[in-house]
RNA sequence: UUUGACUAUUCGCUGAAUCUGGUCUAUGUGACUGGAGCGGGGGAACCACAUUUUGGGGUGUAUCUUUAUCAUAAAGUAGGGCUACUCUUCGGCCCGAACCCGUCAGCUAACCUCGUAAGCGUUUGAAGAGGAGAUUG
Numbered sequence: 001u002u003u004g005a006c007u008a009u010u011c012g013c014u015g016a017a018u019c020u021g022g023u024c025u026a027u028g029u030g031a032c033u034g035g036a037g038c039g040g041g042g043g044a045a046c047c048a049c050a051u052u053u054u055g056g057g058g059u060g061u062a063u064c065u066u067u068a069u070c071a072u073a074a075a076g077u078a079g080g081g082c083u084a085c086u087c088u089u090c091g092g093c094c095c096g097a098a099c100c101c102g103u104c105a106g107c108u109a110a111c112c113u114c115g116u117a118a119g120c121g122u123u124u125g126a127a128g129a130g131g132a133g134a135u136u137g
Base pairs, nucleotide, nucleotide: 011121012120013119014118018036019035020034021033022032023031024030037116038115039114040113041112042111047106055104056101057100058099059098064076065075066074067073079095080094081093082092083091085130086129087128088127089126090125
């Protein structure tokens, strides 16, 4: 000097998943229970739909095509994310899953109800526009 791994703190990313009060307490990354914010589902009229085993539906970007196989899988793709102030463009790097309801649900005001997890690490890529801060006058 370069590269890799681990740990801690800070910071950042995907995501709705953040902030905060109270009680108990073994005082802990604890348990329970509220609120705000954010997010989801059900649910009239009107409208829409005919369409129900070829079951149907929901969360989510995560659908679909071809090939192959006993299964597995591969190549793509609709779509989605990151690239450290924001936006646009150009490059670069990625994802393109999983789970749930249980024969049942179009939209849907009032109303009812649920969740607030989990998992990671791009970085001194570029141009333009805008903004912020510091210093000097």
The RNA shown here (c-di-AMP riboswitch aptamer (ydaO/yuaA leader)) has 137 nucleotides and comes from Tepidanaerobacter sp. GT38. Its mean pLDDT, the model's own confidence on a scale to 100, is 83. Of the family's consensus pairs, 92% are formed in the model.